[in-house]
RNA sequence: GCCAAGCUAGCCAAGGUGGUCACGGCGCGAGUCUGAAAAACUUGAGAUUGAGGUUCAACUCCUCAGCUUGGCA
Numbered sequence: 001g002c003c004a005a006g007c008u009a010g011c012c013a014a015g016g017u018g019g020u021c022a023c024g025g026c027g028c029g030a031g032u033c034u035g036a037a038a039a040a041c042u043u044g045a046g047a048u049u050g051a052g053g054u055u056c057a058a059c060u061c062c063u064c065a066g067c068u069u070g071g072c073a
Base pairs, nucleotide, nucleotide: 001072002071003070004069005068006067007066010026011025012024019056028044029043030042031041032040049065050064051063052062053061
């Protein structure tokens, strides 16, 4: 340099037919329990890499850029 895959909370991660409330796990806050903790249970907050385009409507489709991983040279 070329090709491919990916980027969704602090971390991991699902999602697709474009439309209702973005599924979960860990962690975090509050509560129940306990003498107190841990565990368990209940509950709460937090996320679609950036810019543009298409569209009534974009996390989703298109383009460009950034970053990560793999392959080829």
Description
Transfer RNA from Candidatus Collierbacteria bacterium UBA2277, 73 nucleotides, folded computationally. Rfam family: tRNA. The family's RNA type in Rfam is transfer RNA. Its mean pLDDT, the model's own confidence on a scale to 100, is 82. The source organism's lineage runs through Bacteria, Bacteria candidate phyla and Candidatus Collieribacteriota.